[in-house]
RNA sequence: CGAGUGAGACGAGCAGUCGCUGGCUCGAAGUAAAGAGCUGGAGGAAAGUCCGAACUCCGCAGGGCAGGGUGCCGGGUAACCCCCGGGUGCCGCGAGGCAACGGAAAGUGCCACAGAAAACAAACCGCCCGCUUUUCUCUGCAAAGGGAGCGGCGGGUAAGGGUGAAAAGGCAGUGUAAGAGACUACCGCAAGGGGCGGCAACGCCCUUUGGCAAGGAAAACCCCGCCCGGAGAAAGACCAAAUAGGGAAGUAUGGAUGCGCCCGUCCGAGGCUUCCGGGUAGGUCGUAAGAGGCGAUGCGGCAACGCUCGCCCAAGAUGAAUGACUGCGCAAGACAGAAUUCGGCUUACGGGCUCGCUCGCCUC
Numbered sequence: 001c002g003a004g005u006g007a008g009a010c011g012a013g014c015a016g017u018c019g020c021u022g023g024c025u026c027g028a029a030g031u032a033a034a035g036a037g038c039u040g041g042a043g044g045a046a047a048g049u050c051c052g053a054a055c056u057c058c059g060c061a062g063g064g065c066a067g068g069g070u071g072c073c074g075g076g077u078a079a080c081c082c083c084c085g086g087g088u089g090c091c092g093c094g095a096g097g098c099a100a101c102g103g104a105a106a107g108u109g110c111c112a113c114a115g116a117a118a119a120c121a122a123a124c125c126g127c128c129c130g131c132u133u134u135u136c137u138c139u140g141c142a143a144a145g146g147g148a149g150c151g152g153c154g155g156g157u158a159a160g161g162g163u164g165a166a167a168a169g170g171c172a173g174u175g176u177a178a179g180a181g182a183c184u185a186c187c188g189c190a191a192g193g194g195g196c197g198g199c200a201a202c203g204c205c206c207u208u209u210g211g212c213a214a215g216g217a218a219a220a221c222c223c224c225g226c227c228c229g230g231a232g233a234a235a236g237a238c239c240a241a242a243u244a245g246g247g248a249a250g251u252a253u254g255g256a257u258g259c260g261c262c263c264g265u266c267c268g269a270g271g272c273u274u275c276c277g278g279g280u281a282g283g284u285c286g287u288a289a290g291a292g293g294c295g296a297u298g299c300g301g302c303a304a305c306g307c308u309c310g311c312c313c314a315a316g317a318u319g320a321a322u323g324a325c326u327g328c329g330c331a332a333g334a335c336a337g338a339a340u341u342c343g344g345c346u347u348a349c350g351g352g353c354u355c356g357c358u359c360g361c362c363u364c
Stems, first nucleotide, its partner, number of pairs: 001360008010351001013328006020041007043335001047346002050344005055232004067228005072086005087101001088099004102223002107221002110216002124161002126157007134149006169187002172184003188212001189210009236285004246276006254267004292312005298307003
């Protein structure tokens, strides 16, 4: 200098003008408005709503089935499908990256295309053996016999070729007609035993046995272990109008008691009066001090994280505010917009900044 790799932080600033919205103060004297002043006002993802929680209401003896989730080990955390560290496997020269990473030796099914065959293996080419048509050739006087080539039929083989993402260990030898773990040594693999290291996953070493069995895929069904009640802020709690309707009590100039009248007794509405309770509109809370943020030259830990101390309070709407214009620097300004809250993950994103590390080239 170039090419990479990992992590962190930022993600337009300042000024002026005009607006929007929450709060406080003044206005303000009994109530309260206009208005004025001060002050707060989106994000690293506010997003997807994919995980885990808080909170709230509903449900719930106990057990099972179904369904869903999850799956190496240790740690962190309120919890997690998260994070950190480690193990193993794969990828990369490397820094590093990736992994739903229990079981394919319970069962069922699947493996496109190509290929003979995709799994109780098979046989296209090739190789080898036998028989045989034919051609050539050798020996021979001949009869006959031998050899070679191209074919046909039958058989052997799985070394070699070819197909494929994947083809039933590798390599050397023995062996054979040709071959083959058919046999042998070594390597690899599997199973058992032992020792050492590690909390563990696991690793290393020694030994025995086995010719080698379990081709792949479980993010196919499935089997095994563990976990899981539902709904979500339109949750939910409280206050509560008008109108209509409901209930209770009372009430007459109503009814019955006698044909009429009076008193008494009983009944009593759809009228009237009073009261009660439920729902709706509307309002208040939930709802902004929390698993909160920032800092430490602090302590523990490899780290995630924890502890201690100090400082800070930081949007809160409900038709829903957070904006527009102008100017300044060479230019450019991405993805995007809160709606109960928090921890994660994932996805989107123009641009520049900081730090660690790797590989290559050049120069000293």

The RNA shown here (Bacterial RNase P class A) has 364 nucleotides and comes from a Deltaproteobacteria bacterium. It matches the Rfam family "Bacterial RNase P class A". Rfam links the family to the GO terms dimeric ribonuclease P complex, ribonuclease P activity and tRNA processing. The family's RNA type in Rfam is ribozyme. Model confidence (mean pLDDT): 76 of 100. The gene name in the source record is rnpB.